This is a predicted structure of a 71-nucleotide RNA (c-di-GMP-I riboswitch aptamer) from a soil metagenome.
RNA sequence: GCAAACCCGCUGAAAGGCGGGGACGCAAAGCCACCGGUCUAAAGCGAGGAGCCAUGACGGCGGGGUUGCCA
Numbered sequence: 001g002c003a004a005a006c007c008c009g010c011u012g013a014a015a016g017g018c019g020g021g022g023a024c025g026c027a028a029a030g031c032c033a034c035c036g037g038u039c040u041a042a043a044g045c046g047a048g049g050a051g052c053c054a055u056g057a058c059g060g061c062g063g064g065g066u067u068g069c070c071a
Stems, first nucleotide, its partner, number of pairs: 001026002006021006024060001030066003034063003037058003044052002
């Protein structure tokens, strides 16, 4: 410096996001969805149901790229 869980408000179909409170942690917990992984499934597919599906998300899941801070 950042801010997990949890609580409140707003937002979203959901996952999730944003703001406030709050600190479990983090020496890139800065930035980039490029590869893998994970979550959701509105629309679509499915006669229907079950189910499938990312064009939606997660960078505090593992890599990669890039710029850097403290000691």

The prediction has a mean pLDDT of 83. Its Rfam family is "c-di-GMP-I riboswitch aptamer". About the family: GEMM was predicted in a large-scale screen for bacterial structured RNA regulatory elements. Of the family's consensus pairs, 95% are formed in the model.